[in-house]
RNA sequence: CAGGCCGGCCAGAUGGUCGCGGCGUUGAGCAAUCAGCGUCGAGGAAAGUCCGCACUCCACAGGGCAGGUCACCGGGUAACACCCGGGGCGGGGAUCUUUCGGGAGAACCUGCCGGACAGGGCCACAGAAACAUACCGCCCGCAAGGGCAAGGGUGAAAAGGUGGUGCAAGAGACCACCGGCGCCGUAGUAAUGCGGCGGCCAGGCAACCCCUGACUGGAGCAAGGCCAAGCAGAGACCAUGUCCGCUUCGGCGGCGGGAAACGGCCCGUUUUCUGAUGAGUCUCGGGUGGGCUGCACGAGCCGGAUGGUGACAUCCGGACUAGAGAGAUGACCAUUGACCCGGAAACCGUGCUUUUAGCAUACCUUCCCGGGUUACAGAAUGCGGCUUAUCGGCUGGCCUGUGCU
Numbered sequence: 001c002a003g004g005c006c007g008g009c010c011a012g013a014u015g016g017u018c019g020c021g022g023c024g025u026u027g028a029g030c031a032a033u034c035a036g037c038g039u040c041g042a043g044g045a046a047a048g049u050c051c052g053c054a055c056u057c058c059a060c061a062g063g064g065c066a067g068g069u070c071a072c073c074g075g076g077u078a079a080c081a082c083c084c085g086g087g088g089c090g091g092g093g094a095u096c097u098u099u100c101g102g103g104a105g106a107a108c109c110u111g112c113c114g115g116a117c118a119g120g121g122c123c124a125c126a127g128a129a130a131c132a133u134a135c136c137g138c139c140c141g142c143a144a145g146g147g148c149a150a151g152g153g154u155g156a157a158a159a160g161g162u163g164g165u166g167c168a169a170g171a172g173a174c175c176a177c178c179g180g181c182g183c184c185g186u187a188g189u190a191a192u193g194c195g196g197c198g199g200c201c202a203g204g205c206a207a208c209c210c211c212u213g214a215c216u217g218g219a220g221c222a223a224g225g226c227c228a229a230g231c232a233g234a235g236a237c238c239a240u241g242u243c244c245g246c247u248u249c250g251g252c253g254g255c256g257g258g259a260a261a262c263g264g265c266c267c268g269u270u271u272u273c274u275g276a277u278g279a280g281u282c283u284c285g286g287g288u289g290g291g292c293u294g295c296a297c298g299a300g301c302c303g304g305a306u307g308g309u310g311a312c313a314u315c316c317g318g319a320c321u322a323g324a325g326a327g328a329u330g331a332c333c334a335u336u337g338a339c340c341c342g343g344a345a346a347c348c349g350u351g352c353u354u355u356u357a358g359c360a361u362a363c364c365u366u367c368c369c370g371g372g373u374u375a376c377a378g379a380a381u382g383c384g385g386c387u388u389a390u391c392g393g394c395u396g397g398c399c400u401g402u403g404c405u
Stems, first nucleotide, its partner, number of pairs: 001401010012336007020041009043376001047387002050385005055220004062267004067216005072086005087113006095104003114211002119209002121205003135152002137148004160178006179201002181198007224293004233284005241255001243254004256274006301318007337374007345366001349361005
């Protein structure tokens, strides 16, 4: 310098005029309110609502089943299906190489990963056959018949693959290398790697049911809390002992039973009813839609140090940076930044040459003029993630190639 990649930050700026919301404050006013001053006022995704939580209520939130989620190993975190590091099997990839069929392959991007010997089930069609054979075929034999699973065919898959020895013809029958599986040793926290030995060699599918392990209450800020105001209840259904003890005869306690509360079921607990009413359930109807609060000091942010490969952790210091309520943070003007297009010039730069300079200007660059654009997009309880959308600017790092030192 070129090519291929991975991150971080910003997300226009300034001034003026007018207009909003919060907080503080000054003046006037009985108050409502009016006028002024100061200060703060949308995001990296605020989006999607896909996960995890905080918080609130359901009772005081217990136990279990079912249901659901996750699943290589080890870490991080409040937690997670998230993040970091590592392992195995793959895919892509600049470039190199090539007998032009292919082969190797950096940084980097990316997919999958508990169990098939607990059990069940499925593998259509094709094919002779898909938990095990002989359609074609090879060999022996006059024939009958016997031997074979190497070759062909079907298929996603047909007794592990390639090459050889051997055989009548074959075959892990034997041998070499490779693959799977098992055993032993070794390194590692582990997933796994490496080495040795062993002919042990027929599956695949679990995002089919399932098994194993870990986790898991429900609903949600329209959660909830307070104040004010206001009304009107009616009907139907209907459970379960007229048990025991005490009694001042009002009732109290115990046991049994019923109902309600906890998404479904069971247990337990609490409350409530239990002899004529009342708990509950269902239907119809009435009132309320007002105000305050929840509402922003945070598992938070910024900077630094230390430890760690890293996610991150610890410590020190600093600042307080929206809180609307039909929903504020805006409109206009001027200057300017960035980007794009066009024109002109040749001061800078660049190329060439006749090299104190001259010529050219297509590209990079510089100066001038004109025009256009300025992305995705808007808080609503909050936070940690994931996913999606996006104009441009600044900047750091990694790999490969080339050149120079």
Molecule: Bacterial RNase P class A
Organism: Anaerolineaceae bacterium UBA6107